[in-house]
RNA sequence: GCCGUCAUAGCUCAGCUGGCAGAGCGUAUUCUUGGUAAGAAUAAGGUGUUGGGUUCGACCCCCAAUGACGGCU
Numbered sequence: 001g002c003c004g005u006c007a008u009a010g011c012u013c014a015g016c017u018g019g020c021a022g023a024g025c026g027u028a029u030u031c032u033u034g035g036u037a038a039g040a041a042u043a044a045g046g047u048g049u050u051g052g053g054u055u056c057g058a059c060c061c062c063c064a065a066u067g068a069c070g071g072c073u
């Protein structure tokens, strides 16, 4: 220098081949206990890496950029 994959909640990751963004763990509150742990219920938590484009509508499709990983030279 070229090519490919990936980027979604605090962490690990799904997702719809365009139409409301989710799970597990973690966190908070409550219940339970004499008190913890365990268990149960509820809740909070998202600029979907960034900027454009297409579209009535984009996490999803197209282009570029950034970062991580891998391959080639």
Stems, first nucleotide, its partner, number of pairs: 001072007010025004019056001027043005049065005
A computed fold for a 73-nucleotide RNA from a Candidatus Woesebacteria bacterium, annotated as transfer RNA. It matches the Rfam family "tRNA". Rfam classes the family as a transfer RNA. Taxonomically the source falls in Candidatus Woeseibacteriota (Bacteria, Bacteria candidate phyla). It was read from a public genome assembly.